Background:
The RNA shown here (transfer RNA) has 72 nucleotides and comes from a Patescibacteria group bacterium. Its Rfam family is "tRNA". It is annotated as a transfer RNA.
RNA sequence: UGCGGGGUAGAACAAUGGUAGUUUCGUCGCGCUCUGGACGCGAAGAUCGGGGUUCGAAUCCCUGCCCCGCAG
Numbered sequence: 001u002g003c004g005g006g007g008u009a010g011a012a013c014a015a016u017g018g019u020a021g022u023u024u025c026g027u028c029g030c031g032c033u034c035u036g037g038a039c040g041c042g043a044a045g046a047u048c049g050g051g052g053u054u055c056g057a058a059u060c061c062c063u064g065c066c067c068c069g070c071a072g
Stems, first nucleotide, its partner, number of pairs: 001071007010025003013021001018055001027043005048064005
């Protein structure tokens, strides 16, 4: 530098252009308990930046940034 894949809560991962998920772990609160790291109930928390298309964009298009792989 070229090609391909990827970027979504603190971490991991879904989501055919139509309510971002009663997802897993973690965090916080309450209960239970001699204690709580076990168990039960509840809560908060996310689409990498900018622009475009569309009634509607995490998703499609353009551009930038970052990560991984292959080639040189």